[in-house]
């Protein structure tokens, strides 16, 4: 100096699991009923729809953000500690977006090469 390892930044990729009943609200559409009536309207219940809303209630799943166990190992004289993408779902998610472990690349910082 090359090139390494950590950590930050920017990009580009990146999954899973019901947009599941049930209530509610909101909009289209239908058709009734009162009001007003030249015309435009208001107002009230009802009912089909809907990739629409809801920190509503319910079962169900899902795990790559965090978080909790346990382990191969590792470190220790003993105790104690560390330690996954495995396990649990506490949180969190379950169209789509978002988040997102992980991989690439850029740029910066510390550190090794010294």
């Nucleotide at each position: 100096a090359a090139c390494g390892a950590c950590g930050a930044u920017a990009c580009g990729g990146g999954a899973g699991a019901g947009c599941c009943c049930a209530g509610g609200c909101c909009g289209c559409g239908c058709a009734g009923a009162u009001c007003a009536a030249g015309c435009c309207g208001a107002u009230c219940a009802g009912u089909u729809c809907g990739a629409g809303c809801c920190a509503u209630g319910g079962c169900g799943c899902c795990g790559a953000c965090g978080g909790a166990g346990c382990a191969a190992c590792c470190a220790c004289c003993c105790c104690c500690g560390g330690a996954a993408a495995c396990u649990c779902u506490c949180a969190g998610g379950c169209a789509c977006a978002a988040u997102c472990a992980c991989c690439g690349u850029u740029u910066c910082g510390u550190u090794g090469g010294a």